Context: one part of a larger RNA
RNA sequence: CUGGGCGUAAAGCGCACGCAGGCGGCUGUUCAAGUUCGACGUGAAAGCUCCCGGCUUAACUGGGAGAGGUCGUUGAAGACUGAAUAGCUUGAGGCAAUGAGAGGGGUGUAGAAUUCCCGGUGUAGUGGUGGAAUGCGUAGAUAUCGGGGGGAAUACCAGUGGCGAAAGCGGCACCCUAGCAUUAGCCUGACGCUCAUGUGCGAAAGCGUGGGGAGCGAACGGGAUUAGAUACCCCGGUAGUCCACGCCGUAAACGAUGAACACUAGGUGUAGGUGAUGUGAAAGUUAUCUGUGCCGAAGCAAACGCGUUAAGUGUUCCGCCUGGGGAGUACGGCCGCAAGGCUAAAACUC
Numbered sequence: 001c002u003g004g005g006c007g008u009a010a011a012g013c014g015c016a017c018g019c020a021g022g023c024g025g026c027u028g029u030u031c032a033a034g035u036u037c038g039a040c041g042u043g044a045a046a047g048c049u050c051c052c053g054g055c056u057u058a059a060c061u062g063g064g065a066g067a068g069g070u071c072g073u074u075g076a077a078g079a080c081u082g083a084a085u086a087g088c089u090u091g092a093g094g095c096a097a098u099g100a101g102a103g104g105g106g107u108g109u110a111g112a113a114u115u116c117c118c119g120g121u122g123u124a125g126u127g128g129u130g131g132a133a134u135g136c137g138u139a140g141a142u143a144u145c146g147g148g149g150g151g152a153a154u155a156c157c158a159g160u161g162g163c164g165a166a167a168g169c170g171g172c173a174c175c176c177u178a179g180c181a182u183u184a185g186c187c188u189g190a191c192g193c194u195c196a197u198g199u200g201c202g203a204a205a206g207c208g209u210g211g212g213g214a215g216c217g218a219a220c221g222g223g224a225u226u227a228g229a230u231a232c233c234c235c236g237g238u239a240g241u242c243c244a245c246g247c248c249g250u251a252a253a254c255g256a257u258g259a260a261c262a263c264u265a266g267g268u269g270u271a272g273g274u275g276a277u278g279u280g281a282a283a284g285u286u287a288u289c290u291g292u293g294c295c296g297a298a299g300c301a302a303a304c305g306c307g308u309u310a311a312g313u314g315u316u317c318c319g320c321c322u323g324g325g326g327a328g329u330a331c332g333g334c335c336g337c338a339a340g341g342c343u344a345a346a347a348c349u350c
Stems, first nucleotide, its partner, number of pairs: 003322004007304002012318001014201004021194003025088007033081002035077007042069001048066007091191001092188004096183004103177007110154001115149007125136002162169002206247006215241002220236004258317006266295012299306002323350003332343004
C1' cells in the first nucleotide's frame, strides 16, 4: 500500500461551529469534460506470455507473434457522473398558532440549618469513639429562650422526570436571551450532509490580581490505633471551596458506542403535544408525532450482549488502530505566568 477493524480485545477527537475538500433529491432540454466503443499514431531494445529453432538436455540463446497505457489525434454513443439552462416539492429553511422545560446571563429576595457576637435562665459537665484521649467548660461551657451579624447551599416537591452540543443545570420573583416539540395551511425552491486546517465552548483541581470566608477541608499540629501507622477513627486547622476579571484546556470529559439519512416484528412504562371517542366536567379508551427507559422477532456478535434511541441492513463524510514493554516518554516545535498541555520517536528488550 491492498486489506481488516474501532461497546468490553489496539482503535470514535470532550463537545460544537465551520472555510477548503469529498458526497448530494425529483423531471425535462442542450453540451460532451468524465465514461463506453471504433479507426489511426505511438507504447525502442532487453524483459514477460505463446509458437518454431540452436548448443546431447537445461539454464542460456536466435526468429516470429501477442500482451503491456490515467497516452495522443479523430469519429460515434448519450444511460450514469459532470457543466449549462428550464422547472418541481418530498430534503432544508421561513411565516402563523399553541405547548413544556433545573437551557444561558443579570438583578433582587425568602425560609430552614450550621457558626459567631450580645443579653436572660441555669450548673457541672460537655464533646467524641469500637473503647478512649487530645479539645471545650466554674473567667460559667453544653442545654434552653430572645436579639443581632455573616457566608454558603436550596429539604419536601423529585421521578431509569425535564432542559442543554457537550461540560453541565434544582428555593422564589423580575429583566435580557437561545433552542426544542406539536398543529394545519401558506411561502422560498436543493438553499443539503460531512468536515482536514481553523475558531469557540469546555467538570474538578491548579495559577494571577482584588474581594469574601459560615460550614467543609489537601497541607500541617495534636489524640488514638498499631510491631510501626508519614493512613483508616477523633480534636483542631491553612490554602482551597464562594464572587469579579484573566489564564489553564485536562478527566473512567463514558452510552468506554463520531455525525447525517433511509430501511427492517412487536410488547410495556414514562414525559410533552395533537386528533377521535367518552363525560356535566373528568378519568379512561384509541390513533399519531417527539423525547426518555425496560423486555424482546429477524439479524448481528468471540462471548457478554445489542436489537426502530442497533452493536441489524445500506449510503456519504470525518477521526482513529496495526504485538507487549521502553512511552503517551526523550528530542524538536507550538502553546502556557507556572504547573504543565498538544504533537511525537528510537536504541534496547520479551
Model confidence (mean pLDDT): 86 of 100.
The part of an RNA shown here (small-subunit ribosomal RNA, central domain) has 350 nucleotides and comes from an uncultured bacterium.
Its Rfam family is "Bacterial small subunit ribosomal RNA".